[in-house]
Context: one part of a larger RNA
RNA sequence: GAACGAACGCUGGCGGCAGGCUUCAUACAUGCAAGUCGCGCGAUUAAAGCCCCUUCGGGGGUGCAUAAAGCGGCGAACGGGUGAGUAACAGGUGGACAACCUGCCUCUCGGUGGGGGAUAACAGCUGGAAACGGCUGCUAAUACCGCGUACGUCUGGUUGCUAAUGGCAACUAGGGAAAGGCGCUUCACGGCGUCGCCGAGAGAUGGGUCCGCCCCCCAUUAGCUAGUUGGUGAGAUAACAGCUCACCAAGGCAACGAUGGGUAGCCGAGCUGAGAGGUUGAUCGGCCACACUGGAACUGAGACACGGUCCAGACACCUACGGGUGGCAGCAGUAGGGAAUAUUGGACAAUGGGCGAAAGCUUGAUCCAGCCAUGCCGCGUGGGGGAUGAAGGCCUUCGGGUCGUAAACCCCUUUUUCUGGGAGAAGAACAACCUAGGGAGGAAAUGCUCUAGGUCUGACGGUACCUCAGGAAUAAGCAACGGCUAACUCCGUGCCAGCAGCCGCGGUAAUACGGAGGUUGCAAGCGUUGUUC
Numbered sequence: 001g002a003a004c005g006a007a008c009g010c011u012g013g014c015g016g017c018a019g020g021c022u023u024c025a026u027a028c029a030u031g032c033a034a035g036u037c038g039c040g041c042g043a044u045u046a047a048a049g050c051c052c053c054u055u056c057g058g059g060g061g062u063g064c065a066u067a068a069a070g071c072g073g074c075g076a077a078c079g080g081g082u083g084a085g086u087a088a089c090a091g092g093u094g095g096a097c098a099a100c101c102u103g104c105c106u107c108u109c110g111g112u113g114g115g116g117g118a119u120a121a122c123a124g125c126u127g128g129a130a131a132c133g134g135c136u137g138c139u140a141a142u143a144c145c146g147c148g149u150a151c152g153u154c155u156g157g158u159u160g161c162u163a164a165u166g167g168c169a170a171c172u173a174g175g176g177a178a179a180g181g182c183g184c185u186u187c188a189c190g191g192c193g194u195c196g197c198c199g200a201g202a203g204a205u206g207g208g209u210c211c212g213c214c215c216c217c218c219a220u221u222a223g224c225u226a227g228u229u230g231g232u233g234a235g236a237u238a239a240c241a242g243c244u245c246a247c248c249a250a251g252g253c254a255a256c257g258a259u260g261g262g263u264a265g266c267c268g269a270g271c272u273g274a275g276a277g278g279u280u281g282a283u284c285g286g287c288c289a290c291a292c293u294g295g296a297a298c299u300g301a302g303a304c305a306c307g308g309u310c311c312a313g314a315c316a317c318c319u320a321c322g323g324g325u326g327g328c329a330g331c332a333g334u335a336g337g338g339a340a341u342a343u344u345g346g347a348c349a350a351u352g353g354g355c356g357a358a359a360g361c362u363u364g365a366u367c368c369a370g371c372c373a374u375g376c377c378g379c380g381u382g383g384g385g386g387a388u389g390a391a392g393g394c395c396u397u398c399g400g401g402u403c404g405u406a407a408a409c410c411c412c413u414u415u416u417u418c419u420g421g422g423a424g425a426a427g428a429a430c431a432a433c434c435u436a437g438g439g440a441g442g443a444a445a446u447g448c449u450c451u452a453g454g455u456c457u458g459a460c461g462g463u464a465c466c467u468c469a470g471g472a473a474u475a476a477g478c479a480a481c482g483g484c485u486a487a488c489u490c491c492g493u494g495c496c497a498g499c500a501g502c503c504g505c506g507g508u509a510a511u512a513c514g515g516a517g518g519u520u521g522c523a524a525g526c527g528u529u530g531u532u533c
Stems, first nucleotide, its partner, number of pairs: 001533004006529005013379006019372002021337001026335003030332003035074003040071002049062005081290003091214007100207002105203008113147001115145002122137006154174008180195006216262003223253003228250008265287004269280004292313005315326004343369001345368003351365001352363004382412004392403004419469004432455008477522005482503003488517005498505002
């Protein structure tokens, strides 16, 4: 000199953009943060409307929107948080898989036949303070289970090819699928459309595994290792492999630093520096790890799962003492800790996610608003004239000098701010719905698709911005002034009180302490402290 997720002191007008628990991975009251589908299913509630009956009170039927719950499907493994652990194939980079998986999505091929038995909801009885159950009975499905079909794929075998195999090809034996809903049309059988379902292939995406190189400090850590190193066989896995097991061999690593200890999430990047380098890993992005602590599996395409399950532990809460419940390192918020870090806000309007055929629902992701000079940037606190060089302060050699064109005073401007009023941009044209027309296909219709027109939709917000009126008004501080280092005098004090980054000032004339006047520097900030270069 530069920088900061900063803090502290004094001061403080506005706006834009960004940032905001670095400490205790401490404990958490309360609310919200993951739902959705009735076009999978049964039952139920049921306003209006329409129809029928009526004693005019009402009743019944139809029927759609539909509340709470249940079965079922998809999602809940994403998104969001944190950095504890980890010195490791965790990360970065470059490769490999002839050793692998991949829901939803895209393309292609083929199929979707025919049966069965249950169970929740519900009803009855019943246990418990509660949490939560138990028994009996009834019922549905795109829930569940057989049967038929499949010859691609899988498993075993044989043969051939190849680049050594589990690669490729052929043959053979075995095992192995499915589900319907809605709309339209038809007298009906049925047909069509659409969303699904099953098998297979290819792709895309996402992941898994392996390897080369790189990746902090300590040798006042020198030896470490029995599933240890390798082989054979088996098991497990989506998959290779001591991953696991049985047997066999005795290996494997290490001064090119093994092992041990300490510290630490890694990177793109940030800061600094002429560079080389040093340092950091906040915000944003990629990867990893974790979810009260430790362990485990289940479900599933995907987890060994933050707002799932089980076991153990600590802590906290409820209890009728028998037993139960909980997990903010999600968004707010509270207590404690700390030098220190914000609102228990609005909206799904936009972007994106989940579900749904869709309308739509949901989303503390996100978009916004609130607080904070925390930072960066921009603007303002007026401009011109004005000497009698006013008053006053300070200094004085008592002549004067200085604050100082500074003020007063005159003229001007409307920029900014403030107050009030009027108008109301962009983000917003997609999606959806309605109307009209066209196209392919079809027996037809719905549906599909294209074009044109119309309707509706904004949290921010009556905000930004623009305009009118008023009127120089509402707006300057902080630090320093011995040298380094820009800026000097007086008074007070008297080695005292004090200053201080270094040198050093202060013991009666202190430009170094305290005050005043003046000056210098920066400016809505200025200084101090801390840390890095």

A computed fold for a 533-nucleotide part of an RNA from a metagenome, annotated as small-subunit ribosomal RNA, 5' domain. The RNAcentral record of the full RNA draws on SILVA.